Predicted 3D model of an 86-nucleotide RNA (SAM riboswitch aptamer (S box leader)) from a mouse gut metagenome. The sequence is in RNAcentral, with records from MGnify.
[in-house]
This record gives sequence, structure tokens and C1' cells, in this order.
RNA sequence: UUAUCAAGAGUGGCGGAGGGACCGGCCCAAUGAAGCCACGGCAACCUGCAAAGCAAGGUGCCAAGUCCGGCGGAAACGCAAGAUGA
Repeated sequence: UUAUCAAGAGUGGCGGAGGGACCGGCCCAAUGAAGCCACGGCAACCUGCAAAGCAAGGUGCCAAGUCCGGCGGAAACGCAAGAUGA
């Protein structure tokens, strides 16, 4: 810079009090947070496979719509910010 962000997908071990970007909420958490490891899964951006498609490789992801709001707008929605890929 650009594309996408209403769908989808978790168990176990270690670990011990935080986590959900930031601010305000509202949630999650000792029936065990973050983090690390193992295995599993989702997805299909890039590579690969001639195409459709597949899911082998590189990332990513697996509470809640990017959890909701934050700026503009009566609202629909748009912008900004953030996240991920190239």
C1' cells in the first nucleotide's frame, strides 16, 4: 500500500492470577487466567498440485459480531483504530 474481518474450529499436560489491543462498559477466570508444550481442528491469504477443487507446505485462527460503545450520522451506514494475509 492493498484484501478480508456476522461464518467456522479444543482437548490434555505444565503453570499459577490474570485475560478480552487501548479508554469506558460488559464479560471470562481457583469448576484454574496469561504463558509454554503435545496432539487435534477451522479456514483457504500465499506456495504447490493444469482449472474446478484439494489441503501437502508457509502464515493465521479455535468464548461472546473485531464482545459492545468510542468520531460523524435521526437511522441505515460511513470513518478511524485494531487484527490477519499478500